[in-house]
RNA sequence: GGGAGGAUGGCGCAGUCUGGAAGCGCAAUCGCCUGAUAAGCGAUAGGUCGAGGGUUCAAAUCCCUCUCUUCCCA
Repeated sequence: GGGAGGAUGGCGCAGUCUGGAAGCGCAAUCGCCUGAUAAGCGAUAGGUCGAGGGUUCAAAUCCCUCUCUUCCCA
C1' cells in the first nucleotide's frame, strides 16, 4: 500500500442480510426466602448502537467519509 471482519448498558453477545417499540445472559440495586450467607424466586435501574454527514415519514440496520481494533496479501 491492497483486501476482509469487528465496535450495541459494567462484562460477554444477539439484532444489520429483508429499515418500523433496542433485547438476552452474567454482574449491580431492592424485595421474598434463610438463624445468617450462598443458591433459588420476583422487581428495578443502567444504552446519544465507535464519530460525522446523507437518504427516508421513520436508520443500530441503507449510502459516503473518518477513528480504533483483529486477520490475510504484498
A computed fold for a 74-nucleotide RNA from a Candidatus Iainarchaeales archaeon, annotated as transfer RNA. The sequence is in RNAcentral, with records from ENA. The coordinates come from a structure-prediction model, not an experiment, and the mean pLDDT is 83. Rfam family: tRNA. Gene Ontology term of the family: triplet codon-amino acid adaptor activity. Rfam describes the family as follows. Transfer RNA (tRNA) molecules are approximately 80 nucleotides in length. Their secondary structure includes four short double-helical elements and three loops (D, anti-codon, and T loops). Further hydrogen bonds mediate the characteristic L-shaped molecular structure. tRNAs have two regions of fundamental functional importance: the anti-codon, which is responsible for specific mRNA codon recognition, and the 3' end, to which the tRNAs corresponding amino acid is attached (by aminoacyl-tRNA synthetases). tRNAs cope with the degeneracy of the genetic code in two manners: having more than one tRNA (with a specific anti-codon) for a particular amino acid; and 'wobble' base-pairing, i.e. permitting non-standard base-pairing at the 3rd anti-codon position.